[in-house]
Context: one part of a larger RNA
RNA sequence: UUGGGCGUAAAGGGCGCGUAGGCGGCGAGGUAAGUCAGACGUGAAAUCCCUCGGCUUAACCGAGGAAUUGCGUUUGAUACUGCCAUGCUUGAGGCCAGGAGAGGAGAGUGGAAUUCCCAGUGUAGCGGUGAAAUGCGUAGAUAUUGGGAGGAACACCGGUGGCGAAGGCGGCUCUCUGGACUGGUUCUGACGCUGAGGCGCGAAAGCUAGGGGAGCAAACAGGAUUAGAUACCCUGGUAGUCCUAGCUGUAAACGAUGGAUGCUUGGUGUAGGGGGUAUCGACCCCUCCUGUGCCGAAGCUAACGCGAUAAGCAUCCCGCCUGGGGAGUACGGUCGCAAGGCUGAAACUC
Numbered sequence: 001u002u003g004g005g006c007g008u009a010a011a012g013g014g015c016g017c018g019u020a021g022g023c024g025g026c027g028a029g030g031u032a033a034g035u036c037a038g039a040c041g042u043g044a045a046a047u048c049c050c051u052c053g054g055c056u057u058a059a060c061c062g063a064g065g066a067a068u069u070g071c072g073u074u075u076g077a078u079a080c081u082g083c084c085a086u087g088c089u090u091g092a093g094g095c096c097a098g099g100a101g102a103g104g105a106g107a108g109u110g111g112a113a114u115u116c117c118c119a120g121u122g123u124a125g126c127g128g129u130g131a132a133a134u135g136c137g138u139a140g141a142u143a144u145u146g147g148g149a150g151g152a153a154c155a156c157c158g159g160u161g162g163c164g165a166a167g168g169c170g171g172c173u174c175u176c177u178g179g180a181c182u183g184g185u186u187c188u189g190a191c192g193c194u195g196a197g198g199c200g201c202g203a204a205a206g207c208u209a210g211g212g213g214a215g216c217a218a219a220c221a222g223g224a225u226u227a228g229a230u231a232c233c234c235u236g237g238u239a240g241u242c243c244u245a246g247c248u249g250u251a252a253a254c255g256a257u258g259g260a261u262g263c264u265u266g267g268u269g270u271a272g273g274g275g276g277u278a279u280c281g282a283c284c285c286c287u288c289c290u291g292u293g294c295c296g297a298a299g300c301u302a303a304c305g306c307g308a309u310a311a312g313c314a315u316c317c318c319g320c321c322u323g324g325g326g327a328g329u330a331c332g333g334u335c336g337c338a339a340g341g342c343u344g345a346a347a348c349u350c
Stems, first nucleotide, its partner, number of pairs: 004321003007304002012318001014201004021194003025088003029084003033081002035077008049065006091191001092188003095184004103177007110154001115149007125136002162169002206247006215241002220236004258317006266295008274286003299306002323350003332343004
């Protein structure tokens, strides 16, 4: 390079925005760069291939032909691609009117519960386990009543419910703010898709500085268990978990399934909207739109399974794979305060 692949065998980038690039709707016109056709020139000879011939054959040699798939010039063709100018509305976007939502940021606020402190009642136990013990308690615990402090999380509603690009988001109120959806068909007129680099976001843990610290709890200590027990169980308990500012940039970051567009029998739920029937409303109905589940035709698949939310049928663009181990290691580079991240081999071995 040709070719084959990426749900589970190796393989979809964690997610988005977007630069270059690649690709790009419908109609008519021009041009003729790509493209196609003809002619001419050139493409040395030898070699290779075909035919004929010369050495007794062959190798070898001689002659003719073909080939040299290319390049240049020129004359044409105009379907497709490109370029120039032009129009269109179905792609895309804007506008108007709506309803839905744990989407994001900030500020405020509420109740239940745990713990602690003070006070009352009250007395000998409490706690914990498979059973115990460590532990707490006559300096009055546990239990119970009243008052107070503080931090963190928001029971029920709550739902294969909703929102978000992903990570993720759940008490209530206010302020600021992003996106999607439905209806109108009012405007612009291809303004689009993807996206190497780049930039931004990115759970938990971890790091820096300053706060905060109720509960939980790595490390650690003790008690048990055990042959041992650096564990599982129990009693404690520090980082951390929380907030502010910054860093880190990784996960089974999973649907283990990149994004966009079009097409392809059905059934049944659910969420948001729309339309219709009917006396208002609602149960109700629907060849409507958008999302989200389940089951399944065809088809696909090694099978499992997927099946309009495709892993079906096609097109465009990006990322990635190429036997196991060595190894996501070494070296180098680069980023980071560090931990480490990204990039990423080979020898050797089976």